[in-house]
RNA sequence: CAUCGAAACGGCACCCCGGCGGAAACGCCGGUCCGCAAAGCCACGGGUCUCAUCGAGACGGCCGGGCUGCCGAAG
Numbered sequence: 001c002a003u004c005g006a007a008a009c010g011g012c013a014c015c016c017c018g019g020c021g022g023a024a025a026c027g028c029c030g031g032u033c034c035g036c037a038a039a040g041c042c043a044c045g046g047g048u049c050u051c052a053u054c055g056a057g058a059c060g061g062c063c064g065g066g067c068u069g070c071c072g073a074a075g
Stems, first nucleotide, its partner, number of pairs: 001075001004072002011036002016031006034061001040067003044064003047059005
């Protein structure tokens, strides 16, 4: 140093349950903990989903891409 992911310190939190918001997808909070080396952030491209449908919205834990971050064995 990262194109690498041993160890260590930690981190996040699937499904589901309860509450709240929303028309819905879904999101937030608490519990839970399947998993994740970016499961941190960004709707730029693809894709999927919703609808009060010709437009608007959602999903970053669907894929790609961009930006940022902890540690440093093997390299």